[in-house]
RNA sequence: GAUUUAUAAAGAAGCGUGGAGAGACAGGCUCUGUGAAACGCUAGCAACCCUCGCCUUUCAGGGUGAAAAGGUGCUAAAUCCUGACACUGAUCCGGAAAGUCCGGGUCAGGGAAAUAUAAACC
Numbered sequence: 001g002a003u004u005u006a007u008a009a010a011g012a013a014g015c016g017u018g019g020a021g022a023g024a025c026a027g028g029c030u031c032u033g034u035g036a037a038a039c040g041c042u043a044g045c046a047a048c049c050c051u052c053g054c055c056u057u058u059c060a061g062g063g064u065g066a067a068a069a070g071g072u073g074c075u076a077a078a079u080c081c082u083g084a085c086a087c088u089g090a091u092c093c094g095g096a097a098a099g100u101c102c103g104g105g106u107c108a109g110g111g112a113a114a115u116a117u118a119a120a121c122c
Stems, first nucleotide, its partner, number of pairs: 001122001003120006013042005021031003025083004043075003048071002051066006079114001085111001087109009
């Protein structure tokens, strides 16, 4: 770096160095000299891996609970909001052979994509 799977409307801070950006990207909208990013120390959140137990199994695995030492990760705002693509519903306009049809616009919904994190594997 690629692929696969799972999760993402919850949760969680201070100090020091630093000195203008940050929130992936685009458009918005926010945070920020009452100090951004980055780095360091301490603290915390969570439960993906690891640890332990119970159930199940086609013995590959799966489910569930506990703990939080270790490996990551995270600690503004719903992944801050929207955004490929198609589907469903509602509504408006146009066409029409006036029909549960076709095309376009708007709103809403879930999916999906993208992104992030973990694990496996290349």
This is a predicted structure of a 122-nucleotide RNA (SAM riboswitch aptamer (S box leader)) from Chryseosolibacter histidini. Of the family's consensus pairs, 97% are formed in the model. Its mean pLDDT, the model's own confidence on a scale to 100, is 83.